[in-house]
Context: one part of a larger RNA
RNA sequence: AUCAACAAGUUUAUUUUAGUGGCAAGCUUAAGCUGGUUAAAGUGUAGGCUAAAAAAAAUUAAGUUUUAAAAUGCUUUAAAGUCUCUAAAAUAAGACCCGAAACUAAGUGAUCUAACCAUGAACAGGUUGAAUUUAAUGCGGUAACGCUUAUUGGAGGACCGAACUCGUGUAUGUAGAAAAAUACUGAGAUGAUUUGUGGUUAGGGGUGAAAGGCUAAUCAAACUUAGAGAUAGCUGGUUUUCUGCGAAAUCUAUUUAAGUAGAGCGUUUAAAAUUUAUAACUUUAUUUGAAGGUAGAGCACUCAAUAAGUAAGGGGGACGUAAAGUUUUACUAAACUUAAUGAAACUCCGAAUAUCAUAUAAAAGAAUUUAAACAGACAGACUAUAAAUGCUAAGAUUUAUAGUCAAAAGGGAAACAGCCCAGAUUAUUAAUUAAGGCCCUCAAAAAUAAUUAAGUGAUUAAGAUAGUGAAAAAUUGAACACAGUCGGUAGGUAGGCUUGGAAGCAGCCAUCCUUUAAAGAAAGCGUAACAGCUCACUGAUCUAGCUUUUUCGCAUCGAAAAUGUAUAUGGACUAAAAUUAUUUGCCGAAAUUAUAAACUUAAAUUUUUGAAAUUUAAGUGGUAGCAGAACGUUCUGUAAAUCUAAGAAGAUCUAUAUUAAUAUAGAUUGGAGAAAUCAGAAGUGAGAAUGUUGAU
Numbered sequence: 001a002u003c004a005a006c007a008a009g010u011u012u013a014u015u016u017u018a019g020u021g022g023c024a025a026g027c028u029u030a031a032g033c034u035g036g037u038u039a040a041a042g043u044g045u046a047g048g049c050u051a052a053a054a055a056a057a058a059u060u061a062a063g064u065u066u067u068a069a070a071a072u073g074c075u076u077u078a079a080a081g082u083c084u085c086u087a088a089a090a091u092a093a094g095a096c097c098c099g100a101a102a103c104u105a106a107g108u109g110a111u112c113u114a115a116c117c118a119u120g121a122a123c124a125g126g127u128u129g130a131a132u133u134u135a136a137u138g139c140g141g142u143a144a145c146g147c148u149u150a151u152u153g154g155a156g157g158a159c160c161g162a163a164c165u166c167g168u169g170u171a172u173g174u175a176g177a178a179a180a181a182u183a184c185u186g187a188g189a190u191g192a193u194u195u196g197u198g199g200u201u202a203g204g205g206g207u208g209a210a211a212g213g214c215u216a217a218u219c220a221a222a223c224u225u226a227g228a229g230a231u232a233g234c235u236g237g238u239u240u241u242c243u244g245c246g247a248a249a250u251c252u253a254u255u256u257a258a259g260u261a262g263a264g265c266g267u268u269u270a271a272a273a274u275u276u277a278u279a280a281c282u283u284u285a286u287u288u289g290a291a292g293g294u295a296g297a298g299c300a301c302u303c304a305a306u307a308a309g310u311a312a313g314g315g316g317g318a319c320g321u322a323a324a325g326u327u328u329u330a331c332u333a334a335a336c337u338u339a340a341u342g343a344a345a346c347u348c349c350g351a352a353u354a355u356c357a358u359a360u361a362a363a364a365g366a367a368u369u370u371a372a373a374c375a376g377a378c379a380g381a382c383u384a385u386a387a388a389u390g391c392u393a394a395g396a397u398u399u400a401u402a403g404u405c406a407a408a409a410g411g412g413a414a415a416c417a418g419c420c421c422a423g424a425u426u427a428u429u430a431a432u433u434a435a436g437g438c439c440c441u442c443a444a445a446a447a448u449a450a451u452u453a454a455g456u457g458a459u460u461a462a463g464a465u466a467g468u469g470a471a472a473a474a475u476u477g478a479a480c481a482c483a484g485u486c487g488g489u490a491g492g493u494a495g496g497c498u499u500g501g502a503a504g505c506a507g508c509c510a511u512c513c514u515u516u517a518a519a520g521a522a523a524g525c526g527u528a529a530c531a532g533c534u535c536a537c538u539g540a541u542c543u544a545g546c547u548u549u550u551u552c553g554c555a556u557c558g559a560a561a562a563u564g565u566a567u568a569u570g571g572a573c574u575a576a577a578a579u580u581a582u583u584u585g586c587c588g589a590a591a592u593u594a595u596a597a598a599c600u601u602a603a604a605u606u607u608u609u610g611a612a613a614u615u616u617a618a619g620u621g622g623u624a625g626c627a628g629a630a631c632g633u634u635c636u637g638u639a640a641a642u643c644u645a646a647g648a649a650g651a652u653c654u655a656u657a658u659u660a661a662u663a664u665a666g667a668u669u670g671g672a673g674a675a676a677u678c679a680g681a682a683g684u685g686a687g688a689a690u691g692u693u694g695a696u
Base pairs, nucleotide, nucleotide: 001696002695003694004693005692006691011093012092013091014090015089016088017087018086019085021083022082023081026049027048028047032043033042034041053060054059063074064073096237097236099234103227104226105225106224107223108222114201115200116199117198118197119196120195121194122193123191125160126159127158128156134150135149136148138147139146140145164188165187166186169184170183171182172181203219205215206214207213240630241629242628243627244626245625250263251262252261253260254259265376266374267373268372269371270370271369272368282363283362284361285360286359288357289356290355296349297347298346302343303342304341306339307338308337309336310335313332314331315329316328317327318326319325380405381404382403383402384401385400386399387398388397389396410421411420412419425597426596427595428594430593431592432591436587437586438585439571440570445584446583447582448581449580450579451578457573463557464556465555467554468553469552470551471550472549473548474547476545484541485540486539487538488537490514491513492512495509496508497507520535523534524533525532598620599619600618601617602616603615604614605613606612631685633682634681635680636679637678642674643673650669651668652667653666654665655664656663657662
């Protein structure tokens, strides 16, 4: 992992509600006794509930209590109860099942290991050579004694290194040969050494050269048994079918935030109200009215803030012995005036929507309220809009309004809970459409008039663009424009000054006149200064539009990212398969319609009186959840009946029927029991629980 079997709302008591049946101003027995076939039945009037309450109570009583008395309070002036059974829920119990870490008690452990006690044992070989001994008429010293040399000796938590003990590094091993090892390499190896045997210390205790180490593969409190099914607001699981309805993820409170309670939202039952509909309720539209201070706007208040003017006061200076006072000004400046501003916590103003009420109209026929019982839910998500926090960030967080998802499948958006269309009872190889599409992938298309050349389409801004199209306006032009080409572009004069020089062109001043078709005392390049080359201006040639500005459409640049095109899904597309405008078609969903059928609810009719049939209308997505109706399993009664060796149950296969759980039949196998119908009782249904056991 697969298969099989097993595996989870039960039982008792009490209470409440609903239903059922009995009796009823009453209802009912409990224990016990008698009795029986196991379960009956009879008896039993203790007790309980109800019919009357108030008070602490005496007590009083449709009243009563408080009080001096009364108001007040409670009760009555409406309502039949009680017992059995059934269902649901609550409470107490293990209380739907499995699951802790822990706590407490009583015991068992020192054959592992820690320390200690008693008694034994072990340590090849080699090295070093302490104290010490003796000798020396050697040395020093008065001496004690010291030193030196030779000799002796054999110390040491000394050295090297086997056994032995340990475990430094590396590799292997990691489902191992091994729940800690193996190989190589290492440390100690006469000592705080190692070790045998026996003994002592026991769980909040021991022991510990101390690591929270060790205390039998278990240690920040061992193991065993018991309390015990500890508790778990936490995780997981919770077994057949169909039908009707169908949520919430909010408010308030909480030692509360993953829980719970009340409210809101769901379900079921009953009732109210209406059925002569101008009633009531819901929705929509309109009429009338009401409250309001948002958007906007404004500056009349408040706060902030710009410019100018006037300017009290303050500061500095002068005069004044000082004071007062006078006068003055690089300064400062309240306040006022003029102009022009901003504001969630400013308002002289002020909408639209929305809200409430009112009246009228329309639509649907259902909707609303109350009571009782049973819930679930109180982690929400995104989208649009108005805001707050944030960076006008977030698939961010927090509110409000609406939608979808949640609990919703289908079509579209390539794929894509929350976007767009649309709400799936079932069947159909029928039709029409929605969103969205119609070159191929892929069902379906064409036309007209333009634009775009960028593969723009199919990525973003400021800014830039003799890209291109459209529109408008203003100059100019056959008296020849604009552009091009061929020419001219002179004289006074090198103007005067300055200067080494200054001649159109370093700089200063002036900027005239003449000849001309035209030509500046010169717009630019250039020279040391001249020279030289252009320009302005003008002639000829050529020839029909040229120049400038503004607006709009499409396009271009701006435009850089990490594996490889890589942001149309891909192919591919250019008078388009792009964009703009217009037109007519078509495709396209579980939508709508058609045909057939099932079920639910309501009404009507028929009727064999059975929610049986028919007709009409509406409906039938669904998680948590509520309600209803069924299927199957085991056992019991029915049943000493019925089926069965002329073959039961079971198993395998096949067929048929039904909306489903399922049912029936046949064949083969099997070899002895099965269990219609209607009832009853449950150890009653498995795919999930890191489920349990077994098999493979």
The part of an RNA shown here (large-subunit ribosomal RNA, domain II) has 696 nucleotides and comes from Attheya longicornis. Rfam family: Bacterial large subunit ribosomal RNA. It is recorded under the gene name rrnL. NCBI's taxonomy places the organism under Eukaryota, Sar, Biddulphiophyceae, Attheyaphycidae, Attheya.